This is a predicted structure of a 74-nucleotide RNA (transfer RNA) from an uncultured Solirubrobacteraceae bacterium. It matches the Rfam family "tRNA". Gene Ontology term of the family: triplet codon-amino acid adaptor activity. Its mean pLDDT, the model's own confidence on a scale to 100, is 82.
């Protein structure tokens, strides 16, 4: 140098193919429950969906450019 995959909440991931409220497990915080912790139960915070355009009534999604990491090939 060329081509491929992912980039979404502290972590792990779903969701994108087919455009319509951004959610799951785990953490974390609160309250019940205990003598106290763990267990459980019950709520809540908590995301510029890598980035910067396009299309679009509406983009996490469709499209281009970019950056960042893994992995083929020269």
């Nucleotide at each position: 140098c060329g081509g491929g995959a992912c980039g979404u909440a502290g972590c792990g991931c779903a969701g994108c193919c087919u455009g319509g409220u951004a959610g799951c497990g785990c953490g974390u915080c609160g309250c019940c429950u205990u003598u106290g912790g763990g267990u459980g139960g019950c709520g809540a915070a908590g995301g510029u969906c890598c980035u910067c355009g396009g299309u679009u009534c509406g983009a996490a999604u469709c499209c281009g450019g970019g950056c960042g990491u893994c992995c083929c090939g020269a």